A computed fold for a 66-nucleotide RNA from an Anaerolineaceae bacterium, annotated as transfer RNA. A source record names the gene trnT. The sequence is in RNAcentral, with records from ENA.

[in-house]
RNA sequence: AACAUAGCUCAGCUGGUAGAGCAGACGAUUCGUAAUCGUCAGGUCAAGAGUUCGAAUCUCUUUGUU
Numbered sequence: 001a002a003c004a005u006a007g008c009u010c011a012g013c014u015g016g017u018a019g020a021g022c023a024g025a026c027g028a029u030u031c032g033u034a035a036u037c038g039u040c041a042g043g044u045c046a047a048g049a050g051u052u053c054g055a056a057u058c059u060c061u062u063u064g065u066u
Base pairs, nucleotide, nucleotide: 001066002065003064004063007022008021009020010019016053024040025039026038027037028036046062047061048060049059050058
């Protein structure tokens, strides 16, 4: 100095509903498996504080990684 967001890899533009892919569960399809398709579940946004009607997002401190 950069980074920390789902089990993993990452989005999230100037503050206004937290998302995708993979993985997982269930279902469809198939003689069966794989593949494909559909549905579902999964989050203290590293921790604490501040500003604000409202913070993943801005400010400060701490912790961890490079």